Transfer RNA from an uncultured archaeon, 72 nucleotides, folded computationally. Its Rfam family is "tRNA". Gene Ontology term of the family: triplet codon-amino acid adaptor activity. RNAcentral holds the sequence, with entries from ENA. The coordinates come from a structure-prediction model, not an experiment, and the mean pLDDT is 85.
RNA sequence: GGGCUCGUAGUCGAACGGUAAGACGCCAGUCUCACACACUGGAGAUCCGGAGUCCGACUCUCCGCGGGCCCA
Repeated sequence: GGGCUCGUAGUCGAACGGUAAGACGCCAGUCUCACACACUGGAGAUCCGGAGUCCGACUCUCCGCGGGCCCA
C1' cells in the first nucleotide's frame, strides 16, 4: 500500500429498512438474625464520527477514525 471483517449500556452480545432484545454487573424490594442464593421490580446505549439514499437507517452507499485477520 491492497483485500476482508468488526465497532451497539460498565462488560459480553442480538436486532427481515418500521423507531434498540437478552445475559452478567448495578440499585431497590421480598426472603434471612445477617450475608449469600433465589424471586420480583427498576435505572442505564440518540447504536464510533460525518455525509448520502429513503416516508423512515443500528441495518444500505460513500468518506474518515479505531481494533482484528490475510496478501504485498